RNA sequence: CAGACAUAGCUCAGUGGGUAGAGCGUCUGACUGUUAAUCAGAGGGUCACAGGUUCGAGUCCUGUUGUCUGC
Numbered sequence: 001c002a003g004a005c006a007u008a009g010c011u012c013a014g015u016g017g018g019u020a021g022a023g024c025g026u027c028u029g030a031c032u033g034u035u036a037a038u039c040a041g042a043g044g045g046u047c048a049c050a051g052g053u054u055c056g057a058g059u060c061c062u063g064u065u066g067u068c069u070g071c
Base pairs, nucleotide, nucleotide: 001070002069003068004067005066006065009024010023011022012021018055026042027041028040029039030038048064049063050062051061052060
């Protein structure tokens, strides 16, 4: 200097701009002699930060920060 990435506790989806999701984990209940497994439910998010565009931004634009890669 160039490119990619940053979304739940962890791993990640969501890229056609339209109210933010899954798996695992956590909690509660059912089941079970108990645990585990299974089933049902619940909780958990300032979408890295700050601006801009738009009726509306995780998504588009700009800057900053961090990580990784290339030169």